[in-house]
Molecule: c-di-GMP-I riboswitch aptamer
Organism: uncultured Gammaproteobacteria bacterium
């Protein structure tokens, strides 16, 4: 400086599910507790999933769906910024 194929130390994250709290919800936050992770750092532009308000249509009803706004997810696909330690 580049590469992330291999193995190693040492530190980092923390899925499910349990407690307690916010929120109408999606989901978040603290404590426990480990499936995983080498970007499970950051950022939320694209798409994708899900909520909620309102709308129109189709149903005897339940409900299904369009459409618009307005959240929720980054441990979902892509992108974009940044980066340990070893190794080659």
């Nucleotide at each position: 400086c580049a590469a992330c194929u291999c193995u190693u130390u040492a530190g980092c994250c923390a899925a499910a599910c349990u407690u307690g709290g916010u929120g109408u919800g999606a989901a978040c936050c603290a404590a426990g507790g480990a499936c995983g992770g080498a970007a499970a750092g950051c950022c939320u532009c694209u798409g994708g999933u899900c909520u909620u308000u309102a709308u129109g249509u189709c149903u005897c009803a339940c409900g299904a769906u369009u459409u618009a706004a307005a959240g929720a997810u980054g441990g979902c696909u892509g992108g974009g910024c940044u980066g340990c330690u070893u190794u080659u």